[in-house]
RNA sequence: GGGGGUAUAGCUCAAUCGGUUAGAGCAGCGAACUCAUAAUUCGUUGGUUGGGGGUUCAAGUCCCUCUACCCCCA
Numbered sequence: 001g002g003g004g005g006u007a008u009a010g011c012u013c014a015a016u017c018g019g020u021u022a023g024a025g026c027a028g029c030g031a032a033c034u035c036a037u038a039a040u041u042c043g044u045u046g047g048u049u050g051g052g053g054g055u056u057c058a059a060g061u062c063c064c065u066c067u068a069c070c071c072c073c074a
């Protein structure tokens, strides 16, 4: 330099043919239990879906571009 892939909550990941409130587990917070802690159980907070633009009645999902990371070729 060329090609391909990935980017969603603090972490790991879902989200159907594009379809109307973006969820789960863990973590965090609160409570129950315990002499206390851990474990367990219940409840609960948490989102610029990497940035920007476009298409569409509607975009996490499609298109363009940029950024970061990974793989392959040279």
Stems, first nucleotide, its partner, number of pairs: 001073007010026004019057001028044005050066005
Molecule: transfer RNA
Organism: Planctomycetaceae bacterium